[in-house]
RNA sequence: UGGCCCUUAGUUCAGUUGGAAGAACGCCUGUUUUUGGUACAGGAGGUCGCAGGUUCGAACCCUGCAGGGCCAGCCA
Numbered sequence: 001u002g003g004c005c006c007u008u009a010g011u012u013c014a015g016u017u018g019g020a021a022g023a024a025c026g027c028c029u030g031u032u033u034u035u036g037g038u039a040c041a042g043g044a045g046g047u048c049g050c051a052g053g054u055u056c057g058a059a060c061c062c063u064g065c066a067g068g069g070c071c072a073g074c075c076a
Stems, first nucleotide, its partner, number of pairs: 001072007010025004019056001027043005049065005
């Protein structure tokens, strides 16, 4: 320098004909227990990396940028 892949809740990850976002764990509250844990019930938590574009409508399609990973190349 070039090519490919990844970026979604605090963490690990799902999310196909584009119709507006979910799980597990964690966190909070309640019940149970002498207390804690366990178990059960409920709840909070998201600019879907950033900025534009296409579209009636974008996590999903297009462009640029940023971060991470892999491969190749260049110089020494």
A computed fold for a 76-nucleotide RNA from an Acidimicrobiaceae bacterium, annotated as transfer RNA. The coordinates come from a structure-prediction model, not an experiment, and the mean pLDDT is 82.